[in-house]
Context: one part of a larger RNA
Molecule: small-subunit ribosomal RNA, central domain
Organism: metagenome
RNA sequence: CUGGGUUUAAAGGGUGCGUAGGCUGCGAUGUAAGUCAGGAGUGAAAGUCACCGGCUCAACCGGGGAAUUGCUUUUGAUACUGCGUUGCUUGAAUCAAGUUGAGGUUAGCGGAAUGUGACAUGUAGCGGUGAAAUGCAUAGAUAUGUCAUAGAACACCAAUUGCGAAGGCAGCUAGCUAGGCUUGUAUUGACGCUGAGGCACGAAAGCGUGGGGAGCGAACAGGAUUAGAUACCCUGGUAGUCCACGCCCUAAACGAUGCUAACUCGAUGUCUGGACAGUAAGUUUGGGCAUCCAAGCGAAAGCGAUAAGUUAGCCACCUGGGGAGUACGCCCGCAAGGGUGAAACUC
Numbered sequence: 001c002u003g004g005g006u007u008u009a010a011a012g013g014g015u016g017c018g019u020a021g022g023c024u025g026c027g028a029u030g031u032a033a034g035u036c037a038g039g040a041g042u043g044a045a046a047g048u049c050a051c052c053g054g055c056u057c058a059a060c061c062g063g064g065g066a067a068u069u070g071c072u073u074u075u076g077a078u079a080c081u082g083c084g085u086u087g088c089u090u091g092a093a094u095c096a097a098g099u100u101g102a103g104g105u106u107a108g109c110g111g112a113a114u115g116u117g118a119c120a121u122g123u124a125g126c127g128g129u130g131a132a133a134u135g136c137a138u139a140g141a142u143a144u145g146u147c148a149u150a151g152a153a154c155a156c157c158a159a160u161u162g163c164g165a166a167g168g169c170a171g172c173u174a175g176c177u178a179g180g181c182u183u184g185u186a187u188u189g190a191c192g193c194u195g196a197g198g199c200a201c202g203a204a205a206g207c208g209u210g211g212g213g214a215g216c217g218a219a220c221a222g223g224a225u226u227a228g229a230u231a232c233c234c235u236g237g238u239a240g241u242c243c244a245c246g247c248c249c250u251a252a253a254c255g256a257u258g259c260u261a262a263c264u265c266g267a268u269g270u271c272u273g274g275a276c277a278g279u280a281a282g283u284u285u286g287g288g289c290a291u292c293c294a295a296g297c298g299a300a301a302g303c304g305a306u307a308a309g310u311u312a313g314c315c316a317c318c319u320g321g322g323g324a325g326u327a328c329g330c331c332c333g334c335a336a337g338g339g340u341g342a343a344a345c346u347c
Stems, first nucleotide, its partner, number of pairs: 004318003007301002012315001014201004021194003025088007033081002035077008048066002051063004091191001092188003095184006103177007110154001114150008125136002162169002206247006215241002220236004258314006266292011296303002320347003329340004
């Protein structure tokens, strides 16, 4: 390079925005760069290939020919691609009117529970387990009541629910803010798709500074269990979990399935719109989510308009197992470490 692949065998980037690049809707017209056809020139000789011939054959040699798939030039063709001009509206965007939701962010507020403190009632246990013990308790615990206070999380509603690009998002109210969808066909008129680099976001854990600290709880201590028990169980408990700001940039970041577009069969549930009819849980038409199935696909499991079907465009990635996501170098980071990423050797 060609070819084959990427749900589960190796392989989809964690996600988006977007630069270069690649690709790009329906017409008209010009051009003729790509493309196609004919002509001319050139493409040295030797070599190669087929034919003919010369040494008795062959190697070898000679002859004319083919090939040399190319380049240059010229005359034409104009379907496709390119370029120029000019239109179109279905792609895309905008506008208007509606509508939807745990989308984001900031502030305020709320009740239940838990812990703690104070007071009161009250007395010998409480707690915990398979059974116990450590622990707490006559300095009055546990339990019950009232008051106060702190932090964190928001029962029921709740759902195969909804929203978001992904990570993710759930008490209530308000402010700010982003998106989707429907209807209208009002406006622009291809403004589009993808996207190497780049930029932004990115659970949890972890890091820095300052707060906060109820519950839970790595580490740690003690009690058990056990042959041992650096565990599982129990009693405690520090970081952390929470907030603000700044880093880290990884996950089974999963649908283990990149994004966009087109396409021939149905059924069901559900969320959210429109239209028509007006009471029949109606008809019809959009957009999501989820389930089952036809054709087709698949090694099978299964997928099946939410494709793993049939195609087109672009990106990413794979090439036997181990060595190894290691070493070295470089980049990033405060560090932890992350990114990129081999080879020897071995089976």